A computed fold for a 93-nucleotide RNA, annotated as c-di-GMP-I riboswitch aptamer. It matches the Rfam family "c-di-GMP-I riboswitch aptamer". From the family's description: GEMM was predicted in a large-scale screen for bacterial structured RNA regulatory elements. It was read from a public genome assembly, where an Rfam model found it.

């Protein structure tokens, strides 16, 4: 330095759930609250893949037509505790 990762040590962070609240939705804030977590720190079109939504917005059906309703499709909406990137505490084996 690079790998590695302990029944060390000192920190830390916090998944379901629950309450409020924000949003069309996913989700997100905030309080509780640990399942875990060695990067579960940070970044996120502007380095990239991956997922989740789908108001609007476009297309179909449905109608005489408008509206409504059903189907399809899109991210410019999100998520990082799914891989990346990228910085970093500790130090037994």
């Nucleotide at each position: 330095u690079u790998a590695c990762g302990a029944a060390a040590a000192g920190a830390g962070c916090a998944a379901a759930c629950u309450a409020u609240u924000c949003g069309a939705a996913a989700g997100g804030a905030u309080a509780g609250g640990a399942c875990g977590c060695a990067a579960a720190g940070c970044u996120g079109u502007u380095a990239g893949a991956g997922c989740c939504u789908a108001a609007c917005c476009c297309c179909c059906a449905u109608c005489a037509g408008c509206g409504g309703u059903g189907g399809g499709g899109c991210a410019a909406g999100g998520c990082a505790g799914u891989c990346a990137g990228u910085u970093g505490c500790c130090g037994a084996a």